A computed fold for a 75-nucleotide RNA from a Candidatus Nanoarchaeia archaeon, annotated as transfer RNA. Rfam family: tRNA. Rfam's curators write: Transfer RNA (tRNA) molecules are approximately 80 nucleotides in length. It is annotated as a transfer RNA. Taxonomically the source falls in Candidatus Nanoarchaeia (Archaea, Nanobdellati, Nanobdellota).

RNA sequence: GCUCUUGUAGUCUAGUCCGGUCCAGGACGCAGCCUUCUCGAGGCUGAAACCCGGGUUCAAAUCCCGGCAGGAGCA
Numbered sequence: 001g002c003u004c005u006u007g008u009a010g011u012c013u014a015g016u017c018c019g020g021u022c023c024a025g026g027a028c029g030c031a032g033c034c035u036u037c038u039c040g041a042g043g044c045u046g047a048a049a050c051c052c053g054g055g056u057u058c059a060a061a062u063c064c065c066g067g068c069a070g071g072a073g074c075a
Stems, first nucleotide, its partner, number of pairs: 001074007010028004020058001030046005051067005
């Protein structure tokens, strides 16, 4: 340099193929409450995310273009 691939809460991850609702779902973690003599455990509730910019569209995490970052392969 070229090709491919990945990027979503603090962490891990589903959803992207084939655009569509109500709050972007789950696990761990965190906060509050209940339970308990206390602490684990258990139950309930809550906060927290679509890498950045642009485009298409009535509507984009999802499609298109450019960029950034990680990974793999080739040279």